[in-house]
RNA sequence: UAGAUUUAAAAGCAAAGCUGUCGAAAGGCAGUGACGCAAAGCGAAGAGCCUAAGGUGCUUAUGCAUUAUGGUCGUCUGGUUGCAUCU
Numbered sequence: 001u002a003g004a005u006u007u008a009a010a011a012g013c014a015a016a017g018c019u020g021u022c023g024a025a026a027g028g029c030a031g032u033g034a035c036g037c038a039a040a041g042c043g044a045a046g047a048g049c050c051u052a053a054g055g056u057g058c059u060u061a062u063g064c065a066u067u068a069u070g071g072u073c074g075u076c077u078g079g080u081u082g083c084a085u086c087u
Stems, first nucleotide, its partner, number of pairs: 002087004012037002017032006035074001041080002045077003048072003054067005
C1' cells in the first nucleotide's frame, strides 16, 4: 500500500421504552436505558421509506388528493476517514 472479516482483546456507538426540549409532522437534540453494531464514524450523492407546514387541485362539513424545499446513513448502493486481527 492492497485485500479479507473466523475468533478474541482494548476502546467506541447505542434500538425500543421513559423524561425534558425543538419541530406543523416525520423526526432531531440532551439525559436515562441496552436491542444490537467491525464502520451503528462522517456525508442526504442515487434508490427506497416516513412526514406534508407551505403550494396546487377538488370540496365548502373543513375535509380529501397531490407535492420535499423537511427527515431517515440503525433500509440498500456508492463516496470518504478510521480500530483490531489475518494474508